[in-house]
RNA sequence: GGGCCGGUAGCUCAAAGGCUGAGCGGUCGGCUCAUAACCGACUGGGUGAAGGUUCGAGUCCUUCCCGGCCCA
Numbered sequence: 001g002g003g004c005c006g007g008u009a010g011c012u013c014a015a016a017g018g019c020u021g022a023g024c025g026g027u028c029g030g031c032u033c034a035u036a037a038c039c040g041a042c043u044g045g046g047u048g049a050a051g052g053u054u055c056g057a058g059u060c061c062u063u064c065c066c067g068g069c070c071c072a
Stems, first nucleotide, its partner, number of pairs: 001071007010024004018055001025043006048064005
C1' cells in the first nucleotide's frame, strides 16, 4: 500500500430500513447472626466522525478515524 471483518449502555453482545434491547455490572431494598448466592425495584445510549439516499438509517452509499486478520 491492497483486501476482508469489527466499532451500539461501564463490560460482553443482540437488533428483516420502522418504539434501540439482553446478560453482567452499578444503586437501593428484601432474605441471612453475617457474607456469598437468591429475589424485587431502579439505573442505564449523541449506535466511532462527517456527509448523502429515504417519509423514516445502528442497518444502504461516500470519505475519514480506531482495532483485528490476510496479502504484498
Molecule: transfer RNA
Organism: Chloroflexota bacterium